[in-house]
The RNA shown here (transfer RNA) has 71 nucleotides and comes from a bacterium.
The prediction has a mean pLDDT of 82.
The sequence was found in a public genome assembly.
RNA sequence: UCCGGAAUCGUCUAAUGGUAGGACGUCGCUCUCUGGAAGCGAAAAUUGGGGUUCGAAUCCCUGUUCCGGAA
Numbered sequence: 001u002c003c004g005g006a007a008u009c010g011u012c013u014a015a016u017g018g019u020a021g022g023a024c025g026u027c028g029c030u031c032u033c034u035g036g037a038a039g040c041g042a043a044a045a046u047u048g049g050g051g052u053u054c055g056a057a058u059c060c061c062u063g064u065u066c067c068g069g070a071a
Stems, first nucleotide, its partner, number of pairs: 001070007010024004018054001026042005047063005
C1' cells in the first nucleotide's frame, strides 16, 4: 500500500428495516442476629459524520481504532 473482518449498558453477548433484550456486575427493597444465598425492582449501551427510507444497531458512502491476510 491492497484485500477481508470487527466496534452494542461497567463486562460478555443477542436483535428478519418496525418498543434496543439477556447474563454477570452495580444500586434499592424483602428475607437473615450479621453476612452470603434467594426473591422482587431500578439505573445503564448501538465507534464519529453524512445519505437512503414513513422508520436504520441493521442498507449505502466516508472518517477513526483494532484484528487477520497478501505483497